[in-house]
Context: one part of a larger RNA
RNA sequence: GGAUGAACGCUGGCGGCGUGUCUAAGGCAUGCAAGUCGAACGCGUGUAGCAAUACACGAGUGGCAAACGGGUGCGUAACACAUUGGUAACCUACCUCCAUCACGGGCAUAACUCGGAGAAAUCUGAAUUAAUUCCCGAUGUGCAGUUCUGCUAUAAGGCAGACCUGUAAAGCUUUUGCGGAUGGAGAGGGGCCUAUGGCCUAUCAGCUAGUUGGUGAGGUAAUAGCUCACCAAGGCUACGACGGGUAGCGGGUGUGAGAGCACGACCCGCCUCACUGGGACUGAGACACUGCCCAGACUCCUACGGGAGGCUGCAGUCAAGAAUAUUCCUCAAUGGACGAAAGUCUGAAGGAGCGACGCCGCGUGAUCGAUGAAGCUCUUCGGAGUGUAAAGAUCUUUUAUUAGGGACGAACAAAUGACGGUACCUAAUGAAUAAGGGGCUGCUAAACUCGUGCCAGCAGCAGCGGUAAUACGAGUGCCUCAAGCGUUAUCC
Numbered sequence: 001g002g003a004u005g006a007a008c009g010c011u012g013g014c015g016g017c018g019u020g021u022c023u024a025a026g027g028c029a030u031g032c033a034a035g036u037c038g039a040a041c042g043c044g045u046g047u048a049g050c051a052a053u054a055c056a057c058g059a060g061u062g063g064c065a066a067a068c069g070g071g072u073g074c075g076u077a078a079c080a081c082a083u084u085g086g087u088a089a090c091c092u093a094c095c096u097c098c099a100u101c102a103c104g105g106g107c108a109u110a111a112c113u114c115g116g117a118g119a120a121a122u123c124u125g126a127a128u129u130a131a132u133u134c135c136c137g138a139u140g141u142g143c144a145g146u147u148c149u150g151c152u153a154u155a156a157g158g159c160a161g162a163c164c165u166g167u168a169a170a171g172c173u174u175u176u177g178c179g180g181a182u183g184g185a186g187a188g189g190g191g192c193c194u195a196u197g198g199c200c201u202a203u204c205a206g207c208u209a210g211u212u213g214g215u216g217a218g219g220u221a222a223u224a225g226c227u228c229a230c231c232a233a234g235g236c237u238a239c240g241a242c243g244g245g246u247a248g249c250g251g252g253u254g255u256g257a258g259a260g261c262a263c264g265a266c267c268c269g270c271c272u273c274a275c276u277g278g279g280a281c282u283g284a285g286a287c288a289c290u291g292c293c294c295a296g297a298c299u300c301c302u303a304c305g306g307g308a309g310g311c312u313g314c315a316g317u318c319a320a321g322a323a324u325a326u327u328c329c330u331c332a333a334u335g336g337a338c339g340a341a342a343g344u345c346u347g348a349a350g351g352a353g354c355g356a357c358g359c360c361g362c363g364u365g366a367u368c369g370a371u372g373a374a375g376c377u378c379u380u381c382g383g384a385g386u387g388u389a390a391a392g393a394u395c396u397u398u399u400a401u402u403a404g405g406g407a408c409g410a411a412c413a414a415a416u417g418a419c420g421g422u423a424c425c426u427a428a429u430g431a432a433u434a435a436g437g438g439g440c441u442g443c444u445a446a447a448c449u450c451g452u453g454c455c456a457g458c459a460g461c462a463g464c465g466g467u468a469a470u471a472c473g474a475g476u477g478c479c480u481c482a483a484g485c486g487u488u489a490u491c492c
Stems, first nucleotide, its partner, number of pairs: 001492004006488005013362006019355002021320001026318003030315003035064003040061002043058006071273001073271001081197003085193003090190003095186007103137004113126005142167004147162006171178002199245003206236003211233008248270004252263004275296005298309004326352001328351003334348001335346004365395004375386004400429006409419001436481005441462003447476005457464002
């Protein structure tokens, strides 16, 4: 000198764009943050109707979603991440394309009703009912499995063929229809493996029994000591094993001419966690933040028998701290879930609010105006400085205030804007609403007087102060930056 998610002191007019718990992964009141579908299904309530039925609403069965989106950095020195390959060792709902199907039958159950238990949470018995719920049979383009044959680099692979066995389906709607089953291909997504790379420590030198390998079995979508039984005795290590400390990683960011050094806030990708620890269930996908079970700590309710909860989502609160915001508006846009659609939901997102926290821009007036008012300061008492500064005159209106008009963002024929009567435009009023901070011994731009008297104090370093202090305090003047200026902390 540059930089910061900064803080503190003094000061503070406006706008745009960003950004805002770095500490206690401490505890949390309250509200909201994941639902949707009646074009899968029966039922209940209401309205209309004589009725069939139609419409609306409700809890429930069923489907899809809830594994995304949002938050955090505790843990992790590891295939966690980055780059490079491999998977002939794998999976993939929704979407797209291709091929082929959808025949027949059956048993339940929630809701509802009746009964019972309980303070509650909730549980339980009986009877009854539907489906795109569940089950059985048929068919088998196909697919899977055992066995066999041929071709193909080696074969746990691919292609082709044969026998046997096994294995599907669901309807709704009357519309441009939507779905269902089996198999194949694609796209996108993921799992696993490999090599290389990136912290400190030797005052850590030896470490290791599922340890290293094999056989067999189990297990997985899949390879594998992944797990188990048996067998062998291996495997790693000064190119630093093992241990300890610290730490999410990368794209990047700061600085620097670069090499490098330091960092990893915001944004993007990956990983990780969800009160603490463990476990599985469902599912294409989880060992699942606002699902389930168990244990623990904590908080709450209780009729003492037993129950309920999890803000590291958005706001907000207490605590901690030098320190970090609103219990706001809207689904109008973009995106997501569901739905045929209309649409519903969406604290994702879009916006507004607060903070000079940062960057950028603008303003606080312009021109004229005296050998130069007053006041103040200094003085060699002559004067000098403040100083064209003020006053005064003329002008302008960025900004401010008032009034009028008023968007783009809306795609898609119409309708639809939270922001917002905002931005912007026009007119009027009137210099009107708007300047401070730090410094002045040297480094370092800028000095005089008074007070104080090694006191009070200053100070980044050198050093000032003990009676004429340009260094302390004040006044005047000056220098510098400016809606900021200084200080502190940290990095280069």